[in-house]
RNA sequence: CAAAAAUUAUCACCGAAUUCCCUGUAAGGGAUACGGGGGACCCAACUGUGGGGUGAAUCUCCCUUGAUUUUGCAAUAAGCAGAGAUUAAGGGAGUAGGGCUAUCCUUUCAGCCCGAAUCCGUCAGCUAACCCCGGAGGUGUAGAAAGGAGGGCUC
Numbered sequence: 001c002a003a004a005a006a007u008u009a010u011c012a013c014c015g016a017a018u019u020c021c022c023u024g025u026a027a028g029g030g031a032u033a034c035g036g037g038g039g040a041c042c043c044a045a046c047u048g049u050g051g052g053g054u055g056a057a058u059c060u061c062c063c064u065u066g067a068u069u070u071u072g073c074a075a076u077a078a079g080c081a082g083a084g085a086u087u088a089a090g091g092g093a094g095u096a097g098g099g100c101u102a103u104c105c106u107u108u109c110a111g112c113c114c115g116a117a118u119c120c121g122u123c124a125g126c127u128a129a130c131c132c133c134g135g136a137g138g139u140g141u142a143g144a145a146a147g148g149a150g151g152g153c154u155c
C1' cells in the first nucleotide's frame, strides 16, 4: 500500500409501521407518531383482449418447454414435417424507476445493490362533508470532496 474476514449491535439500514397504557403465564384489548383507501357539485375521461389498489418494482429483446392457430404432405381420416403468429411458465441481457456508502441536509464524483410480491373481484377518475383500514416484517453499509447547520474536545 492492497485484499479478505471478524468486531463495533444499548449502533445503523429498507419500510407508513414508532411509542404509551390496561390485563396478565401467555394470548388479548385500548390508544398513538406516521401511512392507505372509498366518497359530491365542477372539471375530466373510459368501457371485456375486463378493470383497479398498495409498492421504486415498469417496459423491451433473446432462449427453452407446453398449448392454440395458419401453411404443406396425407386425404373418409388418423397423423407427419418445417416455418410464422398468439399465449403461459421458466431462464438470460437490459431498462423507467428506487436504495445504501455513519453527526445532519443539499450537490458532485466513485462504488455496491433492488428493479419483487400481493390484494380487490366485473367495481372504484378528481373529490368538500363523511366513511373504512394499516400502524408489519426483514436486514448489516462503513469512499472522497464542496457549501450550510449543529455538536464535541483542548487552551
Base pairs, nucleotide, nucleotide: 011140012139013138014137019031020030021029022028034134035133036132037131038130043125050123051120052119053118054117059094060093061092062091063090064089065088066087067086068085069084070083071081072080073079097114098113099112100111101110103149104148105147106146107145108144109143
This is a predicted structure of a 155-nucleotide RNA (c-di-AMP riboswitch aptamer (ydaO/yuaA leader)) from Koleobacter methoxysyntrophicus.
The RNAcentral record of the sequence draws on Rfam.
Model confidence (mean pLDDT): 79 of 100.